The RNA shown here (transfer RNA) has 71 nucleotides and comes from an uncultured Lachnospiraceae bacterium. It matches the Rfam family "tRNA". Rfam classes the family as a transfer RNA. It was read from a public genome assembly.

[in-house]
RNA sequence: GGCGACAUAGCCAAGUGGUAAGGCACGGGUCUGCAACACCCUUAUCACCGGUUCAAAUCCGGUUGUCGCCU
Numbered sequence: 001g002g003c004g005a006c007a008u009a010g011c012c013a014a015g016u017g018g019u020a021a022g023g024c025a026c027g028g029g030u031c032u033g034c035a036a037c038a039c040c041c042u043u044a045u046c047a048c049c050g051g052u053u054c055a056a057a058u059c060c061g062g063u064u065g066u067c068g069c070c071u
Stems, first nucleotide, its partner, number of pairs: 001070007010024003018054001027041004047063005
C1' cells in the first nucleotide's frame, strides 16, 4: 500500500426494515436478630457523520478503532 471481518448496557450476548430479548454484575426493595440464599424492581442516542425509506441496530457511502490475510 491492497483486501476482508467486526463495533449493541459495566461484562457476555440475541436481534437480517416495523417501538432493542436474555444472562451476569452494580444499585434499590421484601425476607432475616444481623447476614447469606431466594424473590421482585431498576439500566440502551446500537462506535461516529451523512444518505435511502412512511419507518434504519438492520440497507448504502464515508470516518474512527480493533483483528486477520496478501505484498